[in-house]
RNA sequence: AGAGUCGGCUGGGCAAUCGCUCCCGCCAUGCGGGGGAGGAAAGUCCGGGCUCCAUAGGGCAAGGUGCCAGGUAACGCCUGGACGCCGCGAGGCGAUGGAAAGUGCCACAGAAAAUAGACCGCCGAUGGCCUUUGGGCACAGGCAAGGGUGAAACGGUGCGGUAAGAGCGCACCGCGCGGCUGGCAACAGUCCGCGGCACGGCAAACCCCACCUGGAGCAAGAUCAAAUAGGGGAGCUGGGGAACAUCCCUACGUGCGGCCCGCACGGCGCUCCCGGGUAGAUCGCUAGAAGCGCGCAGCGAUGUGCGCUCAAGAGGAAUGAUUGCCCUCGACAGAACCCGGCUUACAGGCCGGCUCUCUUU
RNA sequence: GGGCCACUAGCUCAGGCGGUUAGAGCGCGGUCCUGAUAAGACCGAGGUCUGUGGUUCGAGUCCACAGUGGCCCACCA
Numbered sequence: 001a002g003a004g005u006c007g008g009c010u011g012g013g014c015a016a017u018c019g020c021u022c023c024c025g026c027c028a029u030g031c032g033g034g035g036g037a038g039g040a041a042a043g044u045c046c047g048g049g050c051u052c053c054a055u056a057g058g059g060c061a062a063g064g065u066g067c068c069a070g071g072u073a074a075c076g077c078c079u080g081g082a083c084g085c086c087g088c089g090a091g092g093c094g095a096u097g098g099a100a101a102g103u104g105c106c107a108c109a110g111a112a113a114a115u116a117g118a119c120c121g122c123c124g125a126u127g128g129c130c131u132u133u134g135g136g137c138a139c140a141g142g143c144a145a146g147g148g149u150g151a152a153a154c155g156g157u158g159c160g161g162u163a164a165g166a167g168c169g170c171a172c173c174g175c176g177c178g179g180c181u182g183g184c185a186a187c188a189g190u191c192c193g194c195g196g197c198a199c200g201g202c203a204a205a206c207c208c209c210a211c212c213u214g215g216a217g218c219a220a221g222a223u224c225a226a227a228u229a230g231g232g233g234a235g236c237u238g239g240g241g242a243a244c245a246u247c248c249c250u251a252c253g254u255g256c257g258g259c260c261c262g263c264a265c266g267g268c269g270c271u272c273c274c275g276g277g278u279a280g281a282u283c284g285c286u287a288g289a290a291g292c293g294c295g296c297a298g299c300g301a302u303g304u305g306c307g308c309u310c311a312a313g314a315g316g317a318a319u320g321a322u323u324g325c326c327c328u329c330g331a332c333a334g335a336a337c338c339c340g341g342c343u344u345a346c347a348g349g350c351c352g353g354c355u356c357u358c359u360u361u
Numbered sequence: 362g363g364g365c366c367a368c369u370a371g372c373u374c375a376g377g378c379g380g381u382u383a384g385a386g387c388g389c390g391g392u393c394c395u396g397a398u399a400a401g402a403c404c405g406a407g408g409u410c411u412g413u414g415g416u417u418c419g420a421g422u423c424c425a426c427a428g429u430g431g432c433c434c435a436c437c438a
Stems, first nucleotide, its partner, number of pairs: 001357010012326007020036007038332001042343002045341005050217004057261004062213005067081005082096001083094004097208002102206002104202003119147002121143003126140002128137003155173006174197001175195005180189003221283004231274006237251005252266005276437003290309008327330001362434007371387004380418001389405005411427005
C1' cells in the first nucleotide's frame, strides 16, 4: 500500500420567532422557569417483574428446550470450552441428546433399499459328455471382484489365497467395545487389550431419555361518580346423624380453562346469558434486576463495593413549523405498565484489535 | 396496547401421516350448433402454492423468520 475479518460509537449542528404537551412557582382567563422518543420505541418471537384468578399443591396428558460447564430474576439469551464443516489465516457457521428400547418411512430407477440381492458379468474346481489328453461343450451349481441403477448398495488399500471370488487369512488405515491417562464435564490421547466388522439414512416422523412450564393479561386490577327497566331467563341439590337452625358425614353441582386426586364454595344474595345504561375522574404510571465513573474478583459473560445523576408519562393521545447560517445535505423509523434478550429495517461517518499478500528500509 | 387466525389459477375452495404430473366449480379463449344471441357440446390456456432461509434424496405439506389481510377486548347495575 492492497485485500479481509471482528468489535464498539454516532445517526446533522447552531441561533431566532411562533406553537403543542407535562410538571413546578406566582401578584393566576395569564406570566415565568424546567422536562419532552429510539438503537431499534418495530415484529410480538422468547423470558421475567407486577396484577387478578386459591397460597398455584400431587399425578397423567399437552407444550417447550436439547453437546458440556458457567452466568442470570429468568430465558429458546449470553460467556467460556468440546466436536463437525468452511477459510492460507484472523475468523465464521452449526435445532449438535438417543437410530445396538420399539414402531414407521426411504418415491422413480435398480437384481436388490435394510431379515440384502444377482440384470450384465466372473467361474464352472466337483459331478456329466466329447477328446488329438493340451483342452472343449452344456447344465446343475458357486461368486460378488468389475460394470450398470440410485440421494443412499452392508468398510478402504495392498499382499496372500482361490476354479472364480470373498475379512476367507494377514499388514496398514478406518470402525466398535473395554481399560488406562488428562479434563468438573462434553471430549481427547492412540498408550494397552479385545472384536473381522456386527450396528445405512430420517427423530424440524411417532417415540425414548433429561430438564422446564398453572391460567390470563395494564382494555390486568383497585377506588369513586353518573345514568338505566335495578327488567327477563337459567343455576345455586338430595339423603342421613338427633326435631328446626348451626354443625358433622355422604353423594351432587360450580370454580381452580384438558382429565383424575385434592382444596374451596354452595337459597335471598351471588354466578352466567339476553336486554338496558355510561363513554367520566383518580390510582396503577414510571427511581428501576436504572444509567455513568472508579476499584476489586473472574479468561469471560457477570458479580460486588463506593461515589454521582434523575432522564417523556399522554388518554383522540404532545415532541412540530417557519426563517437565517454552516457542513461531508442527513437512513430506518416514532413511546402508551416496565425490564432482560432475540429477530427484522437502517444513507452516511468515526474509532480500535487482528490476519494475509506485496514493496521499501 | 394486548390476544388470536388466515394466505393455493382472475374469484370461491380441495389437496389424510412429505413422493415426483398441484386439482374442482365459476370465469376467460377457440371450435361446433343457430339466420343471430343465450343455453348446450367439445377442446384449450392460466399457478415462482405470500416471500426468504433451513431439515430431507425430495417440501403446497415439516421448522424458523419476515410480509399482507381479517377477527376479538372497557366499565355500571
This is a predicted complex of two RNAs, RNase P RNA and transfer RNA, with 438 nucleotides together.